[in-house]
Predicted 3D model of an 85-nucleotide RNA (transfer RNA) from a bacterium.
RNA sequence: GCCGAGGUAGCCUAGCCCGGCCAAGGCGAUAGAUUCGAGAUCUAUUGCUCGCAAGAGCUCGGGAGUUCAAAUCUCCCCCUCGGCG
Numbered sequence: 001g002c003c004g005a006g007g008u009a010g011c012c013u014a015g016c017c018c019g020g021c022c023a024a025g026g027c028g029a030u031a032g033a034u035u036c037g038a039g040a041u042c043u044a045u046u047g048c049u050c051g052c053a054a055g056a057g058c059u060c061g062g063g064a065g066u067u068c069a070a071a072u073c074u075c076c077c078c079c080u081c082g083g084c085g
Base pairs, nucleotide, nucleotide: 001084002083003082004081005080006079007078010027011026012025013024020068028046029045030044031043032042033041047058048057049056050055061077062076063075064074065073
């Protein structure tokens, strides 16, 4: 240099082909129930920012574009893994 796979909240994974609910599920964490206590189990909460709160805004590696609407389509760039030279 060329080809392929991948980057989604603290971690793992789905969603991407074929655009449309509020970015879903699990793990973990926190609080509560249960227990003498813990484990297991059950319930609630759990991306980020602002706000006393109600709530509002933002977020899928970064940026730009198309569109009423983008994690999803297009372009450029960055990073990781594998292969070729």
Overview:
The prediction has a mean pLDDT of 81.